[in-house]
RNA sequence: GCGGAGGGCCGGAUGGCCGCGACACCCCGCAAGGGGUGGCGAGGAAAGUCCGGACUCCACAAGACGACGGUGCCGGGUAACCCCCGGCCGGGGCAACCCGAGGGAAAGCGCCACAGAGAACAGACCGCCCAGCCGGAUCGGCCUUGCCGAGCCGACUGGGCAAGGGUGAAACGGUGAGGUAAGAGCUCACCGCGGGACGGGCAACCGGACCGGCACGGCAAGCCCCACCGGGAGCAAUGCCGAAUAGGGAUCGCGCGCGGGGUCCGGUCCCGGGCCACGGUCCGGGAGACCGCCCGCAGGCCACGUCUUGGCCCGGCGAUCCGGGUAGGCAGCUUCAGGCGCGCGGGCAACCGCGCGUCGAGACGAAUGGUCAUCCGACGGGGGCACAUCGCGCCUCCUGGACAGAAUCCGGCUUACAGGCCCUCCGCGCAG
Numbered sequence: 001g002c003g004g005a006g007g008g009c010c011g012g013a014u015g016g017c018c019g020c021g022a023c024a025c026c027c028c029g030c031a032a033g034g035g036g037u038g039g040c041g042a043g044g045a046a047a048g049u050c051c052g053g054a055c056u057c058c059a060c061a062a063g064a065c066g067a068c069g070g071u072g073c074c075g076g077g078u079a080a081c082c083c084c085c086g087g088c089c090g091g092g093g094c095a096a097c098c099c100g101a102g103g104g105a106a107a108g109c110g111c112c113a114c115a116g117a118g119a120a121c122a123g124a125c126c127g128c129c130c131a132g133c134c135g136g137a138u139c140g141g142c143c144u145u146g147c148c149g150a151g152c153c154g155a156c157u158g159g160g161c162a163a164g165g166g167u168g169a170a171a172c173g174g175u176g177a178g179g180u181a182a183g184a185g186c187u188c189a190c191c192g193c194g195g196g197a198c199g200g201g202c203a204a205c206c207g208g209a210c211c212g213g214c215a216c217g218g219c220a221a222g223c224c225c226c227a228c229c230g231g232g233a234g235c236a237a238u239g240c241c242g243a244a245u246a247g248g249g250a251u252c253g254c255g256c257g258c259g260g261g262g263u264c265c266g267g268u269c270c271c272g273g274g275c276c277a278c279g280g281u282c283c284g285g286g287a288g289a290c291c292g293c294c295c296g297c298a299g300g301c302c303a304c305g306u307c308u309u310g311g312c313c314c315g316g317c318g319a320u321c322c323g324g325g326u327a328g329g330c331a332g333c334u335u336c337a338g339g340c341g342c343g344c345g346g347g348c349a350a351c352c353g354c355g356c357g358u359c360g361a362g363a364c365g366a367a368u369g370g371u372c373a374u375c376c377g378a379c380g381g382g383g384g385c386a387c388a389u390c391g392c393g394c395c396u397c398c399u400g401g402a403c404a405g406a407a408u409c410c411g412g413c414u415u416a417c418a419g420g421c422c423c424u425c426c427g428c429g430c431a432g
Base pairs, nucleotide, nucleotide: 001428002427003426004425005424006423007422008421009420010419012375013374014373015372016371017370018369020041021040023038024037025036026035027034028033043403047414048413050412051411052410053409054408055234056233057232058231068230069229070228071227072226073087074086075085076084077083088102089100090099091098092097103225104224108223109222110219111218112217125165126164127161128160129159130158131157132156134154135153136152138150139149140148141147142146173191174190175189176188177187178186192214193212194211195210198207199206200205238331239330240329241328248322249321250320251319252318253317254316255314256315257297258296259295260294261293265292266291267290268287269286270285271284272283273282274281275280299313300312301311302310338359339358340357341356342355343354344353345352346351376401380398381397382396383395384394385393
């Protein structure tokens, strides 16, 4: 210098003006409320709501078994975890480092596409070998013109083999030697595999004398087996206060009703007129359809009947009171497994302990905004300086600040993100 690996941090800055939210204090006001001042007021993910908890309500004697769901190498951390740290094993990379739902496949069942002869206690397509028979050309022999013999090549039939070729993600151990008609764990050596005394490690696991003899393919994010864990719902949880209207209940009062009469008076209605601020008001006349008014009769049941009195029932109206729900309000609500900084101690680390300092949104039809000025900003574009040219560099102008936004709280994970900064490490090249 080039290329790469891991980790951490920031997420525009400062100021002016005008606003918004809850809070504290002060002033005005009986109160409702208004005004002023002060500090505070979104994130690294506030997001997805995927895990784990706190908290609240509901359910539940305890234990065992079963069902369902989850977790799954080992050790540690933590309130807990499907999280984090350290290690082991397997895979990838020259390396730094990265990836892995990583228990069990000799408990059982199931599946293994396509291709291929054969895909689980398999298989013989090409091929290799042996024998028989037939054919072909060649060579040799002769009792010489068609017979015999030899090896070679080819087809067919029977048998042996699984080395080689070929298919596949995977072909029933690999390499080499011996052996054989050709072959084969058939035999041997090494590797692999199974068992394993012993040694190391808390453990996962590692090493391994020696023995066996090739037997035991893969898949459990297929069923399943084993071990461990797990009640349900969620702040719209839950608790308290609680109107107006409508409906419910209790007590008390009136039997509220029916029939008839009446236009003198009041209400109501109709007609005409005056005034008017057009809302009404006054004067005159009329109407029994309606109420007040007048007269008569009068709810049902309990006493044999009637009356009085009393009680019960029933519909309606009125008054008073009670209780539930709704609107709304208050609590839950934000100070804690809290963040940050510094120091000390333990630990490889995650993390833990101690001390000091400092910081702190709590809204609910839901505040956290707008604007102006100055500065900073990668990539890109235009112009200029410099240079033999390109590039780099410098100056200047334009564009240009991402993802996103609390809603009970906390610990994680995952996902989104313009751009920038810092640290550590690896490989290659060059120079010393």
Bacterial RNase P class A from Roseovarius sp., 432 nucleotides, folded computationally. Rfam family: Bacterial RNase P class A. Rfam links the family to the GO terms dimeric ribonuclease P complex, tRNA processing and ribonuclease P activity. The RNAcentral record of the sequence draws on ENA. The coordinates come from a structure-prediction model, not an experiment, and the mean pLDDT is 75. A source record names the gene rnpB. Taxonomically the source falls in Roseovarius (Bacteria, Pseudomonadati, Rhodobacterales, Roseobacteraceae).